RNA sequence: GGCUACCUAGCUCAGCUGGCUAGAGCAUUCGGUUCAUACCCGAAAGGUCGUGGGUUCGACUCCCUCGGUAGCCA
Numbered sequence: 001g002g003c004u005a006c007c008u009a010g011c012u013c014a015g016c017u018g019g020c021u022a023g024a025g026c027a028u029u030c031g032g033u034u035c036a037u038a039c040c041c042g043a044a045a046g047g048u049c050g051u052g053g054g055u056u057c058g059a060c061u062c063c064c065u066c067g068g069u070a071g072c073c074a
Stems, first nucleotide, its partner, number of pairs: 001073007010026004019057001028044005050066001052064003
């Protein structure tokens, strides 16, 4: 330098054929339980869906651009 895949909550990741309020586990906070701690149970908070643009009635999802990560080739 070329090609391919990926970028969604603090971390690891789902998200179907474009459509209803974007989700899970862990972590955090609060509550329950316990003499107490842990475990366990319940709840809450936490998101510019990498950036910018385009298509569309409608975009996390399709297209383009740029940035980043990983792999392959040279």
A computed fold for a 74-nucleotide RNA from Solibacillus faecavium, annotated as transfer RNA. It matches the Rfam family "tRNA". About the family: Transfer RNA (tRNA) molecules are approximately 80 nucleotides in length. Rfam links the family to the GO term triplet codon-amino acid adaptor activity. The family's RNA type in Rfam is transfer RNA.